A computed fold for a 362-nucleotide RNA from a Deltaproteobacteria bacterium, annotated as Bacterial RNase P class A. It is recorded under the gene name rnpB. RNAcentral holds the sequence, with entries from ENA. Taxonomically the source falls in Myxococcia (Bacteria, Pseudomonadati, Myxococcota). Its mean pLDDT, the model's own confidence on a scale to 100, is 76.
[in-house]
RNA sequence: CAGAGACGGCCGGUGAUCGCCCAGCGUUAUGACGCCUGGGAGGAAAGUCCGGGCUCCGCAGGGCAGGGUGGUCCGUAACACGGACCGGGGGCGACCCCAGGGAAAGUGCAACAGAAAGCAGACCGCCGCGCAAAGGGCGCGGUAAGGGUGAAACGGUGAGGUAAGAGCUCACCAGCUGCGGUGGCGACACCGCAGGCUCGGCAAACCCCACCCGGAGCAAGACCAAAUAGGGAGGCAUCAGAGGGCUGCCCGUCCGAGGCCUCCGGGUCGGUCGCAUGAGGCGGCGGGCAACCGUCGUCCCAGAUGAAUGAUCACCACCUGGUCUCCAGGGACAGAACCCGGCUUAUGACCGUCUCUGCCUU
Numbered sequence: 001c002a003g004a005g006a007c008g009g010c011c012g013g014u015g016a017u018c019g020c021c022c023a024g025c026g027u028u029a030u031g032a033c034g035c036c037u038g039g040g041a042g043g044a045a046a047g048u049c050c051g052g053g054c055u056c057c058g059c060a061g062g063g064c065a066g067g068g069u070g071g072u073c074c075g076u077a078a079c080a081c082g083g084a085c086c087g088g089g090g091g092c093g094a095c096c097c098c099a100g101g102g103a104a105a106g107u108g109c110a111a112c113a114g115a116a117a118g119c120a121g122a123c124c125g126c127c128g129c130g131c132a133a134a135g136g137g138c139g140c141g142g143u144a145a146g147g148g149u150g151a152a153a154c155g156g157u158g159a160g161g162u163a164a165g166a167g168c169u170c171a172c173c174a175g176c177u178g179c180g181g182u183g184g185c186g187a188c189a190c191c192g193c194a195g196g197c198u199c200g201g202c203a204a205a206c207c208c209c210a211c212c213c214g215g216a217g218c219a220a221g222a223c224c225a226a227a228u229a230g231g232g233a234g235g236c237a238u239c240a241g242a243g244g245g246c247u248g249c250c251c252g253u254c255c256g257a258g259g260c261c262u263c264c265g266g267g268u269c270g271g272u273c274g275c276a277u278g279a280g281g282c283g284g285c286g287g288g289c290a291a292c293c294g295u296c297g298u299c300c301c302a303g304a305u306g307a308a309u310g311a312u313c314a315c316c317a318c319c320u321g322g323u324c325u326c327c328a329g330g331g332a333c334a335g336a337a338c339c340c341g342g343c344u345u346a347u348g349a350c351c352g353u354c355u356c357u358g359c360c361u362u
Base pairs, nucleotide, nucleotide: 001358002357003356004355005354006353007352008351009350011348012316013315014314015313016312017311018310020040021039022038023037024035025034026033027032042333046344047343049342050341051340052339053338054217055216056215057214066213067212068211069210070209071085072084073083074082075081086100087098088097089096090095101208102207106206107205108202109201123147124146125143126142127141128140129139130138131137155173156172157171158170159169160168174198175197176195177194178193179192180191181190182189183188221273222272223271224270231264232263233262234261235260236259243255244254245253246252280299281298282297283296284295285294286293287292318330319329320328321327322326
């Protein structure tokens, strides 16, 4: 210098004018108005995919069903998140990726090619036997060493063995299982012995194992509370008494709808709270490889509800292009709604630190 890898930072600045939302203060006399007052989107505010706080409901405990998670240890309020490590895979490397328990419990699945795909399997080849025999063919059997197909063909190399072959036998190597030892908190790693044991893949297929999980959500929930119409209680009016009970009828007696006033209670419209001091931000110190934790100091930093956070101009900064003391153009994705921790997705530049590889120079 070039190309890579990892981790961070940043979303323009200043001024003027006109506005918007909230808070505070003041003036008003509740309608609002004013202020040299203060604050006013994000890294994702998004998707609502996980986890929690908070609220209401439910709940003795356990089980089934259902859902989720899946190497180990740690971090955390918790997680499906993060860190470190282990195992596997990729890269020359920095480093990156993995839903990474169980396939020698059971069930199931596998396109195309291929003779044959889970149980084994004979297309060519090789070997034996029989028939046939001019060429070299036909039939039966053996064989997984060779060829060919496939993502995958039932350990690898060599030797023995054999008609030809084959863990059939042996040596070495690889794996598996069992036992033992050493190191590590652990996942696991390494070593030794024994057994020819060689047993394919898929569990984000059913399933098995271990662990975790109550439901609904700020339209949660709490409070205040109008008109009108219902409900309840009391009083007044008794003109009129519908209807009903005591009897089948009459009388009598009791209850009693419909009017007005007062009070009580529930719901609705509407309003207030919840609602922003919090697992909070920044800085120092300390612990830890790290995620993170502790402690001290300091700061208060949006809160709408048809829903504010804007627009214009000037100058400066940045980027691009040009005819380059200047001119023209440009600035992504997007936008709070109870609040946090994550993940995922969208996104254009710019800036910084460390590392790797290659080349050049000293």